The RNA shown here (Glycine riboswitch aptamer) has 93 nucleotides and comes from Priestia megaterium. RNAcentral records the identical sequence in 2 taxa. The prediction has a mean pLDDT of 76.
RNA sequence: AUGACGACACGGGGAGAGACUACUUGAAUGUAGCGCCGAAGGAGCAAGCAAUAAAAUUGUGAAUCUCUCAGGCAAAAAGACUCUUGUUUGACG
Numbered sequence: 001a002u003g004a005c006g007a008c009a010c011g012g013g014g015a016g017a018g019a020c021u022a023c024u025u026g027a028a029u030g031u032a033g034c035g036c037c038g039a040a041g042g043a044g045c046a047a048g049c050a051a052u053a054a055a056a057u058u059g060u061g062a063a064u065c066u067c068u069c070a071g072g073c074a075a076a077a078a079g080a081c082u083c084u085u086g087u088u089u090g091a092c093g
Base pairs, nucleotide, nucleotide: 006088007087008086009085011083012082013081018034020033021032022031023030035073036072037071041069042067043066044065048060049059050058051057
């Protein structure tokens, strides 16, 4: 400083899939079984990059993609992401 990128906080928006079955129970968010969902978190990798003279190989490597460990499958809560406002940071110039 007409304050980039980022961080944090309040508030708004915010999807999917079982109010499944059995047992216990005052009732279940408990236990067991079967079936599903992806948008907390976690894991996997393409290009590229690095190592090697080269190849092979290894390492590194993103997502709302993939997996479904975790989490979730009425409402509520949570919720990636996003919008407003505020605080903070202080790049280019």